[in-house]
Molecule: SAM riboswitch aptamer (S box leader)
Organism: bacterium D16-34
RNA sequence: CAUUUAUCAAGAGCCGGGGGAAAGAGUUGGCUUUGUGAUCCCGGCACCAACCUGGCGCUAUGGCGUCAAGGUGGUCCAGCCGACAGCGAUGAAGG
Numbered sequence: 001c002a003u004u005u006a007u008c009a010a011g012a013g014c015c016g017g018g019g020g021a022a023a024g025a026g027u028u029g030g031c032u033u034u035g036u037g038a039u040c041c042c043g044g045c046a047c048c049a050a051c052c053u054g055g056c057g058c059u060a061u062g063g064c065g066u067c068a069a070g071g072u073g074g075u076c077c078a079g080c081c082g083a084c085a086g087c088g089a090u091g092a093a094g095g
Stems, first nucleotide, its partner, number of pairs: 001095001003093006013045006022033003026084005046075003051071003054067005079087001
């Protein structure tokens, strides 16, 4: 990087630094955030979840439940909502 597959329900945030104008995935209509510095980037600590590894229990051996140590991921407003489109993100697998 493309392919396959699962999820995008719920849950969980503060601080410091950088930066300096728009941002919330596409079109459109709403709604909202933003110089009291957003979106974004970096770091610290904390937390959430349970995709993979691992521990434990059960099992009809297909799995199920549980823990949260390791690998990812997420939480500082929400994939914000309607329509159209089917884009994007994350995990795992093999190439």